RNA sequence: GAUCCAAUGGUGUAGCGGUUAUCACGUCAGUUUCACACACUGAAGGUCUCUGGUUCAAAUCCGGAUUGGAUCA
Repeated sequence: GAUCCAAUGGUGUAGCGGUUAUCACGUCAGUUUCACACACUGAAGGUCUCUGGUUCAAAUCCGGAUUGGAUCA
C1' cells in the first nucleotide's frame, strides 16, 4: 500500500427496516440464613464507534471516517 471482517450497558452476546434494543455474567436492593454462600424476586446501567445520505420510519440499507483484527504485497 491492497483486499476482507468486526465495533451494541462494566464484560461477553442476540437482534427480518416497524413495541420501551435480547440474553448471560457482573453490580445494587429485597426474600431466605445465627451469618455467609446457593437459590428466588426486583432494580439500575445502552446517545447501538463517529459523520452524512436513503426512507413515513435506520442498531439494521448506502457513502465516508476512526479504531481493532486477518490475509496478501
The RNA shown here (transfer RNA) has 73 nucleotides and comes from Xylariaceae sp. FL0255. Its Rfam family is "tRNA". Rfam classes the family as a transfer RNA. Its mean pLDDT, the model's own confidence on a scale to 100, is 81. The sequence is in RNAcentral, with records from ENA. Lineage of the source: Eukaryota > saccharomyceta > Pezizomycotina > Xylariomycetidae > Xylariaceae.